């Protein structure tokens, strides 16, 4: 190394495949196998011929083969023997649930061995066992019906064949069978289970680790070998990949154990060991053993420990927040005392091991030793959810499960600090359970929220009155078996505990077998009953249905008469018809559709749906009454008749209506609505179609559960006999009670309480769509998804808003009038322009003569230059100095240099107020931004009459009632009535002022009487009547008659009174709306500037102008203009000031300077008005703008950019489009007077008086309001919502000429290796031999079968396609 032997089918790994007897439980094999192990019985006898290793050669690159030669055996082979096996026959016996099983005895025919060694290990047979191992069967466990048929070795049988054994397992013949709506066949998934996770269960999910089957080894196919394989680390072939070659050929198969590439979002060490446990061989020693035990690795899991403990308040620094006071981090630290687990360093040191053997092991464990020493993170913090606060940022950046944060104060983003939760882990993504009663067996609905087939009849199918006997299937009860360990629960025990471990009990089936009960149910007695259902008998009502025949009105047509010019139609026209005679009317006829009145929550009828009248033929229904059948019965998946309207074929009909068509009108358009006209159609007869809001949006059947009024059809009783009372029935309404309901409503006709049975729902959209099938002549039914999308959709009822919805009411809303705006001229504000600036604000109403009660400088906030920087202003600190003043220079000026006078006041004698310079730094300042961060103030609706709250009462609640109703008022104002009863802010009154009287005072005001004086005058004595002034009263309340009203409010008249119904007028604004308005009055938060965005000056601007609108002024004139004469208010104002008389000036003024801090003096001559002159309709004797010229005033100053005043000039303009405004009485129109602001500068504003009107029929319209009612998809509330095409962007997805894969069936070729059949070739040791040869083998060659692989045709699925079609989602698009 080799021959023989035993293993190599275990162990170990994977989940491709498989809807399987593949698994799981449970049975059954008289249909079978089992090597090594065990127990029992018998034998183990004679004999032969090779061959490996090995020598010698070959040959090949190797891989391996090949020749010659020797030899062993427990290898291999012949023969004896047959206890016994196995087959065939024939007999008895005994047993079984059939086939048939089991023993005995008997004949024939086959078949065995192996030895090697001291007594054990083999070996041969048999018969037991034990293990394992096959095979057959009942039940259970996935999706799809857009897979309904599906099958030929298929079912079954016979002979035969194979197999360890049954069996179409296979083959040869017969017969036509099997399966299936209880889901066959076909698609898709997928290894089963015990368990695991969740779950209250009961389910749902899911099948790693453990462990039981199974089925796999590269893919396909095959057998050998063997007790067992059709065999992971064996073999043969065919096929893809990969090495290796000398190109001829040869080799492999990590889903063993590490370990590498790849792929992934992601999964470990090429480790020690056979020391335990188990395997295999072996007689043993031993070998083998990536099973196995242990170490590494990974916080991947679970468990248990550790980063100290106890004191420590000056509550320290810091950090962070601040109302600047503090708070908070926080006893935390520091700092003082005290431990020492684990980590470390050292020394000892097991159990596991039984006699030896110890990988782990530098173990575990126990000691000592040093030191608070080496050891804390993650995530959150707007609700859900424990936990806030700064700064940054600025719908940016970003967050987010959901809802949703961020557009300058973010507890939502980033960051910091505090805080929560958890902790050697914490968050995040992904699965699955639950919460989900959200698939509803436990345990859901279907009228309006998704949902009752459109309806009838009936197949299977569920489910069924009463009563007697059986039976015992379901059904209960006890018993056996089984129900693998492990896992769960539950008591105990061992690791210091705990995870883990171990022991013991309980647990687990829709499983099987036995025994027994018999109330339901079921089965069975062609048992039995009549209350279900149905038949006779006799009546009633009916638009129930289908033919049939005649009718009248009415509309359109012909014909004819009479007649004449228009008819029709509309909101108004117009198309159209008509002198060729319409319409109108009259008489006849023709024709087709429909049936007024009757007529009715009245009738039939399954539903659809039925309407004049008659007459045939036929269905259902109700009433009463006996008498029959005997549960015959109720639902009904498929299935079947029917079904309105429109369509659809076929063939008729065709007055009237009328889709499409036209034509005319509306209208921005009008492919509508109106109008004039028309054709399918409607109508009939046959056929299709099958939908409808087929609706009570309510499936059918059945039973039970208060009343009450109606109405049909029958029926009984009763009396007062009636158009009648009361019942009872079958239908058909209407309230309503219990009780249901989200409510809203339903309520015996249920939506009530049950019960049988069906159908149909599971968030909106895509969508009742696509593709499939099916059905249709077609149009289209019908069955019926997914991709994607959103956070809702959606019922019912509440407030409220709106409504070209309704009812009531008001208001200069309209209407009637009076003036007027818009048209010129200017004034003045505002938009736009322009500019260096033309500062900012206000913008429908509710900005626009507004903030502005007064921009030449100043105001001033803006623009342009020159300056200042603790500052024009405050308030602290330091030094200096009175404070203040003169005067001159530069310079625009601010401001800078010079320069005189002055030294005061308190004082405890230090200093101290007050100012004023000068330095520092804290701060100042900002008309910068943010009225969308506010505060106060405003404006509006609306000076409208509302707006709310306690309690009580209704309603699950939102809410509602009160507050609404009848009646009245300006009024939620009053009074009736009311489940309300009361309150409060609003209205009304209280308040000023007006209007009458009285009183009280009588000066600056008054003067009536009595004087006085004057040219006059209250000017003076006087005087308190009057006027006035300005304190206090009185008055007016629907008090009072009369009438309405309801006897009430309250209204209408009316007397009296200065006033009469709130006398007039004014101040007074309710809850709230408008993010209305103001950050520029003033406060204010936060943000921005800080030698500027802050101050200060000088000049400019705000005053600009092709133009566009707001609001006035003055006009056009004769009511008027001019001139001349004349007369009468009020209420204000005045000392920085109002200013008289006089003089001067044409005048604006200008000198003077009496008087007056004002009922006294002045402004201050009120004007229209009157009386007269004049002008005569005329761009003027209107009208005054513009411009020239000369002036006054004010102020430092009128150039930009002031007002007047005088001569002079003399524009537009001749009553003003469209449209629009104010006003209801001392009002509107007119007419002048005054003040405030101011130096000055009103045509603005604010008050004042003088003249002093017109109309209001009314509430239908316009606009604004107030109740009450109804819709509603609105609630940012009608300026809301919101549809659908078109454009454009992405997204999925259908169609699509096709093209490309996969899987598949049928029909065929093809045909390795291999098995089985045949077999003429070859070649051959054991036996036989008659020596030729045979027997038997092996190889060849050939047939069947059959993988790989090819061909033609279908089937189905995936991917892709020019173009296409609908869908979805998008920021302001477009068009209605």
């Nucleotide at each position: 190394a080799g021959u023989g032997g035993c293993g190599a089918a275990c162990g170990g790994g994977u989940g491709c495949g498989u809807a399987a007897c593949a698994c799981g439980u449970g049975a059954g094999g008289a249909a079978c196998c089992u090597a090594c192990c065990c127990c029992g019985g018998u034998c183990u006898c004679u004999g032969g011929a090779a061959u490996a290793a090995c020598a010698g050669g070959u040959g090949g690159a190797a891989a391996c083969a090949c020749c010659u030669g020797c030899u062993a055996a427990u290898a291999c082979c012949a023969g004896a023997u047959g206890c016994c096996g196995u087959c065939a026959g024939a007999u008895c016996a005994u047993c079984g649930c059939a086939u048939g099983g089991u023993g005995a005895a008997c004949u024939g025919a086959c078949g065995a061995a192996a030895g090697a060694a001291u007594u054990u290990c083999g070996g041969a047979u048999c018969g037991g066992g034990a293990c394992g191992g096959u095979c057959u069967c009942g039940c259970g466990g996935c999706c799809u019906a857009u897979c309904a048929g599906c099958u030929u070795g298929u079912u079954g049988g016979u002979g035969g064949g194979g197999u360890a054994a049954u069996g179409g397992c296979c083959u040869a013949c017969c017969a036509a069978g099997g399966c299936g709506u209880c889901g066959a066949c076909g698609g898709g998934u997928a290894g089963c289970u015990g368990g695991u996770c969740u779950g209250a269960g009961a389910g749902g999910a899911u099948g790693a680790u453990c462990a039981g089957c199974c089925a796999c080894a590269c893919u396909g196919g095959g057998a050998c070998u063997g007790a067992g394989a059709c065999a992971c680390g064996g073999c043969c072939c065919a096929g893809a990949c990969u090495c290796c070659u000398a190109c001829g050929g040869g080799a492999g198969g990590c889903a063993g154990c590490a370990g590498u590439g790849g792929g992934g979002a992601a999964u470990c060490u090429c480790g020690c060991g056979c020391a335990a446990u188990g395997g295999g061989c072996g007689a043993a020693a031993g070998c083998c053993u990536g099973a196995c035990g242990c170490a590494g690795c990974a916080a991947c899991g679970c468990c248990g420990c550790g980063u100290g403990c106890g004191g420590g308040a000056a509550g320290a620094a810091g950090g962070c927040c601040u109302u600047c006071g503090g708070g908070u981090u926080g006893u935390a630290a520091a700092c003082c005392g005290c431990u020492u687990u684990c980590a470390g360093c050292a020394g000892g040191a097991a159990c596991g091991a039984a006699a030896a053997u110890g990988a782990c092991g530098g173990u575990a464990c126990c000691u000592g030793c040093a030191g608070a020493a080496g050891a804390a993170g993650g995530u959150g913090c707007g609700g859900c959810c424990a936990a806030c606060u700064a700064c940054g940022u600025g719908c940016c950046a970003g967050c987010a499960g959901c809802c949703g944060c961020g557009g300058u104060g973010a507890c939502a983003c980033g960051u910091a600090g505090g805080c929560g939760c958890c902790a050697a882990g914490c968050g995040u993504u992904g699965u699955c359970c639950g919460g989900a009663u959200u698939u509803a067996u436990u345990g859901g609905g279907c009228g309006u929220a998704a949902a009752g087939a459109g309806c009838u009849c009936g197949u299977a199918g569920g489910c069924g009155g009463u009563u007697c006997a059986g039976u015992a299937a379901g059904u209960c009860g006890g018993g056996u078996g089984u129900g693998a360990a492990a896992a769960c629960u539950c008591u105990g025990g061992g690791c210091u505990u705990a995870a883990c471990c171990c022991a013991g009990a309980g647990c687990c089936g829709c499983c099987a077998c036995c025994c027994g009960a018999u109330a339901c149910u079921g089965c069975u007695g062609u048992g039995a009953c009549u209350a279900g259902a149905g038949u006779c008998c006799g009546g009633u009502a009916g638009g129930g249905g289908a033919g049939u025949g005649g009718g009248g009105a009415a509309u359109u047509c012909c014909u004819a008469g009479u007649g004449u010019a228009g008819c029709g139609g509309u909101g108004a026209a117009a198309u159209g018809c008509g002198c060729a005679g319409a319409u109108a009317u009259u008489a006849g006829g023709a024709g087709g559709a429909a049936c007024a009145c009757c007529g009715g929550u009245g009738g039939c009828g399954a539903a659809g749906g039925c309407g004049a009248c008659u007459u045939c033929c036929u269905g259902g229904a109700c009433c009463a009454a006996u008498a029959c059948u005997g549960a015959c019965g109720c639902u009904g998946a498929g299935g079947u008749a029917c079904g309105a309207a429109a369509g659809c074929g076929u063939g008729g009909g065709u007055a009237g209506c009328a889709a499409a068509c036209a034509g005319g009108a509306u209208u921005a358009g009008a492919u509508a609505c109106c109008c004039u006209g028309g054709u399918a159609g409607u109508c009939c007869a046959c056929g299709c179609u099958g939908u409808a809001a087929a609706c009570g949006a309510u499936g059918u059947c059945a039973a039970c559960u208060a009343g009450c009024c109606g109405u049909u059809g029958g029926g009984a009783a009763c009396u007062u006999u009636a158009u009648g009372u009361u019942u009872u029935u079958a239908g058909u309404g209407g309230c309503g009670u219990a009780g249901c309901u989200a409510a809203c409503g339903c309520g015996a006709u249920a939506a009530g309480u049950u019960g049988a049975c069906c159908g149909c729902c599971u968030g909106g959209g895509g969508a009742g769509u696509a593709c499939g099938g099916c059905c249709g002549c077609a149009a289209g039914g019908u069955u019926a998804a997914a991709a994607c999308u959103c956070a809702a959709a959606g019922g019912a009822a509440u407030u409220g808003a709106c409504g070209g919805g309704g009812g009531c009411c008001c208001g200069c809303a309209c209407a009637a009038g009076c003036g007027g705006u818009g048209g010129a001229g200017c004034a003045u504000g505002u938009g736009g322009u322009u500019u260096a600036a033309u500062u900012c604000g206000a913008u429908g109403c509710a900005a626009c003569g507004c903030g502005a009660a007064g921009a030449a400088c100043c105001u001033u906030a803006c623009c342009a230059g020159c300056u200042c920087u603790u500052g024009a202003c405050a308030u602290c600190c330091a030094g200096c100095g009175a404070a203040c003043u003169u005067u001159c220079c530069a310079g625009a000026g601010a401001u800078g240099g010079a320069u005189u006078g002055g030294u005061g006041c308190c004082u405890u004698c230090g200093g101290g107020a007050a100012c004023g310079c000068u330095g520092u730094g804290a701060c100042a300042g900002g008309u910068g931004c943010u009225g969308c961060a506010u505060g106060g103030c405003u404006g509006u609706c609306g000076u409208c009459a509302g707006c709310u709250c306690g309690u009580g009462u209704c309603g699950u609640g939102a809410g509602a009632u009160g507050u609404u109703g009848g009646g009245u008022u300006a009024a939620g104002u009053c009074c009736c009535g009311u489940a309300a009863c009361g309150a409060g802010c609003g209205c009304a009154a209280c308040c000023c002022u007006u209007a009458u009287c009285c009183u009280u005072a009588g000066u600056u005001g008054c003067c009536a009487g009595c004087a006085c004086a004057u040219a006059a005058u209250g000017g003076u004595g006087g005087g308190a009547a009057c006027u006035c002034u300005a304190g206090g009263g009185a008055g007016a309340c629907u008090g009072c008659c009369g009438g309405u009203g309801a006897u009430a409010a309250a209204c209408c008249g009316g007397a009296g009174g200065a006033a009469g119904g709130u006398g007039g007028g004014g101040a007074u604004g309710a809850c709230g709306u408008c993010a209305a308005g103001u950050c520029a009055u003033c406060a204010u938060g936060g943000c921005c500037c800080u030698u500027a965005u802050g101050a200060g000056c000088u000049g400019g601007g705000c005053u600009a102008c092709a133009c566009a609108c707001g609001u006035g002024c003055u006009a056009c004139a004769a009511u008027g203009g001019u001139c001349g004469g004349u007369a009468c208010a009020g209420a204000g104002g005045g000392c920085u000031g109002c200013a008289a008389c006089c003089c001067c000036g044409u005048g604006a003024g200008g000198g003077u300077g009496a008087g007056c801090g004002a009922a006294u003096c002045u402004c201050a001559g009120a004007a229209a008005a009157c009386c007269g002159a004049u002008c005569g309709u005329a761009g003027u004797c209107c009208g005054g703008a513009u411009u020239g010229g000369a002036g006054u005033c004010u102020g430092c100053a009128a150039c930009u950019c002031g007002a007047c005043u005088c001569c002079a000039u003399g524009a537009a303009g001749u009553c003003g489009g469209a449209a629009u405004c104010g006003c209801u009485a001392g009002u509107a129109a007119u007419c002048g007077c005054g003040a405030a602001u101011c130096a000055g500068a009103a045509u603005g504003u604010c008050g004042c008086g003088g003249u002093g009107a017109a109309u209001a029929c009314g509430u239908u319209c316009c606009c604004g309001g107030g109740c009450c009612u109804u819709g509603u998809a609105c609630a940012c509330a009608c300026c809301g919502c919101c549809c659908g095409u078109c454009a454009c962007a992405c997204c999925a997805u259908g169609g699509g000429a096709g093209u490309g894969g996969g899987u598949u069936g049928c029909a065929a070729a093809a045909g390795a290796a291999g098995u089985g059949g045949g077999u003429a070739g070859a070649c051959u040791a054991a036996c036989c031999u008659u020596c030729g040869g045979g027997a038997g083998g092996u190889c060849g060659c050939u047939c069947a079968c059959c993988a790989c692989u090819u061909u033609g045709u279908g089937a189905u699925u995936c991917a892709u396609g020019a173009c296409u079609g609908g869908g979805g989602u998008g920021a302001a698009g477009u068009c209605g």
Small-subunit ribosomal RNA from a metagenome, 1376 nucleotides, folded computationally. The coordinates come from a structure-prediction model, not an experiment, and the mean pLDDT is 86.